Model confidence (mean pLDDT): 81 of 100. Transfer RNA from a Promethearchaeota archaeon, 72 nucleotides, folded computationally.
[in-house]
């Protein structure tokens, strides 16, 4: 320098145009003498950045940026 993948709460993740989800974790809460485990509720993302399309974009398009992988 070129293809191709992929980036989404603290983690690991589904969702591929019309509500942003699930487990773990984290707070409060119940049950214990107390932990644990259970159960009940709650907080935490505006989808890697930045423009375009469109009535509407985490989902199309374009450029970047960062990580994987292949080729040179």
């Nucleotide at each position: 320098g070129g293809g191709c993948c992929u980036g989404u709460g603290g983690a690991u993740u589904a969702g591929u145009a019309g509500c942003a989800u699930a487990u773990c974790g984290c707070u409060u809460c119940g049950u214990u003498c107390g932990c644990a485990a259970c159960g009940a509720a709650g907080a935490g993302g505006c989808c890697g950045c930045g423009g375009g399309u469109u009535c509407a974009a985490c989902u199309c398009c374009c450029g970047c940026c960062a990580g994987g992988u292949c080729c040179a």
The RNAcentral record of the sequence draws on ENA. It matches the Rfam family "tRNA". Rfam describes the family as follows. Transfer RNA (tRNA) molecules are approximately 80 nucleotides in length.